A computed fold for a 109-nucleotide RNA from Larkinella arboricola, annotated as SAM riboswitch aptamer (S box leader).
It matches the Rfam family "SAM riboswitch aptamer (S box leader)". From the family's description: The SAM riboswitch is found upstream of a number of genes which code for proteins involved in methionine or cysteine biosynthesis in Gram-positive bacteria.
Its mean pLDDT, the model's own confidence on a scale to 100, is 76.
The organism belongs to Larkinella, within Bacteria.

RNA sequence: AAUUUAUAAAGAAAGGGGGAGAGACAGGCUCGAUGAACCCUUAGCAACUUUCCGAACGAUCCGUUGGAAUAAGUGCUAACCUGCCUAAAACAAUUAGGAACUAUAAAUU
Numbered sequence: 001a002a003u004u005u006a007u008a009a010a011g012a013a014a015g016g017g018g019g020a021g022a023g024a025c026a027g028g029c030u031c032g033a034u035g036a037a038c039c040c041u042u043a044g045c046a047a048c049u050u051u052c053c054g055a056a057c058g059a060u061c062c063g064u065u066g067g068a069a070u071a072a073g074u075g076c077u078a079a080c081c082u083g084c085c086u087a088a089a090a091c092a093a094u095u096a097g098g099a100a101c102u103a104u105a106a107a108u109u
Stems, first nucleotide, its partner, number of pairs: 001109008013042005021031003025083004043077003047070001048073002050069006084098005
């Protein structure tokens, strides 16, 4: 870097440096000199990788589901809407579902 699978509901910030941008992209909407990005330190969030337990299936391994524990590897610690398709009388607006994109994790190449 590519592919596959899963998740994107909720959760969790202070200090120091820095000095104008940031929220992936586009449009909105918003955050920002009462200090953005980014870097460092400390703290925190949670269960992808890990372990254990119960139930069902399978001869076992294992797989599915539910629960519990753990912070070692990662990730995260402002909030949000729309984008393409489908359905609802359906152009717009609205609601619901799905896809794409993006991000993260695990596995493989």